[in-house]
RNA sequence: CAGGCCGGAUGGCCGCUCCGCCAGUAUUGCGUAUCGGCGGGGAGGAAAGUCCGGGCUCCAUGGAAGCACGGUGCCGGAUAACCUCCGGCGGGGGCGACCCCAGGGAAAGUGCCACAGAAAGCAAACCGCCCGCCAUUGGUGGGUAAGGGUGAAAGGGUGCGGUAAGAGCGCACCGCGUCUUUGGCAACAAAGGCGGCACGGCAAACCCCACCGGGAGCAAGACCAAAUAGGGGCGGCGCGGGCGAGAUAUCGCUCAAGUCUGUUUCCAGACAAGCUGCCCGGGUUGGUUGCACGAGGCGCCUCGCAAGAUGCGCCCCAGAUGAAUGGCCAUCACCUCGCUUGCGAGGGACAGAACCCGGCUUACAGGUUUG
RNA sequence: GGCCACGUGGCGGAGUGGUGACGCAGCGGACUGCAAAUCCGUAUACCCCGGUUCGAUUCCGGGCGUGGCCUCCA
Repeated sequence: CAGGCCGGAUGGCCGCUCCGCCAGUAUUGCGUAUCGGCGGGGAGGAAAGUCCGGGCUCCAUGGAAGCACGGUGCCGGAUAACCUCCGGCGGGGGCGACCCCAGGGAAAGUGCCACAGAAAGCAAACCGCCCGCCAUUGGUGGGUAAGGGUGAAAGGGUGCGGUAAGAGCGCACCGCGUCUUUGGCAACAAAGGCGGCACGGCAAACCCCACCGGGAGCAAGACCAAAUAGGGGCGGCGCGGGCGAGAUAUCGCUCAAGUCUGUUUCCAGACAAGCUGCCCGGGUUGGUUGCACGAGGCGCCUCGCAAGAUGCGCCCCAGAUGAAUGGCCAUCACCUCGCUUGCGAGGGACAGAACCCGGCUUACAGGUUUG
Repeated sequence: GGCCACGUGGCGGAGUGGUGACGCAGCGGACUGCAAAUCCGUAUACCCCGGUUCGAUUCCGGGCGUGGCCUCCA
């Protein structure tokens, strides 16, 4: 420097909650409730933040194309999926172990680059340098982009040649662009040729390209019970056409239109003579289910650099609902302090399930281990 | 438990890449016999930590805090 693991241990006593078994009581039985006994389970690595991704449920639903919106963004792989993980590539930092990177496109377009500065993207010329003329510490016309100055950023860099002074103006090396070949699945790398340099930065600005994405959430949803005034107001889309039967009721067939969770079009399908949105008012503050066997855990073999995958064996491991998972004692271990040096006193990080899983992020006393 | 929104002086409240308005309150002065009202002047802020950018209140990520909504039946 990087990674992994643990998050006090054992015993006793008294409680809490859930499950199973047994016995009693309440009702004739089942079932349920209650009391008692026995046996078993009982917070976390983050249960947290709710930041991503899924399972599950409902919105009847499925498919195709386009638009809008949102997200992701080097390459390959892992995975149910991912803004996750693994391996590699490129760039940057460090003496090093190693660490960091929202890392596609700025030669498709638009926009921005404050102040300063001559000039901020079209190129331009303040000081300077050089040449000519006037003139004499200056002015003027032209050349230049080496040097100075401004700035976050000034249109390749270094060196040599060259020149009036300069300049890719010429050359060498480096950089950049482009083409070819070779290696690699790819990102990319290496080598060679050509080009005198065009193409500043910002996309966590709009945008372009590629890929992905329906919405809401267990207070989802389903069932039972009790109670109430089974209520009122304001809307939205509909109740269409034809034919036949019949009795004017009604029924059947067919056509067209409407609604179907961002929106448009198309296809299939569904929907009812009603469907539905918002607001006001009324009742209740109960129970069951969802809900504990799951992308589950542990061990081993094989494959893989790894993330991980296949197979086999073993195990069942929290389910509360004003909300359990606790308290005391003893011994040992750890830390701090004190001294009569083996005793005394004190102490326990962050934090606590609520439908479930995979991640990320954040908080964390201390201990242990690997490289 | 779940889903949203918002943090700018003491209070309210604009600004959304380049110097942060405005109103009330506060302080000092003027006016007044003393006050009030009025006039003049003045101090005080982008919740915190990183990142992108030359530059962040603004854009992105994380944290902290505050506020709101969501039970069932007919």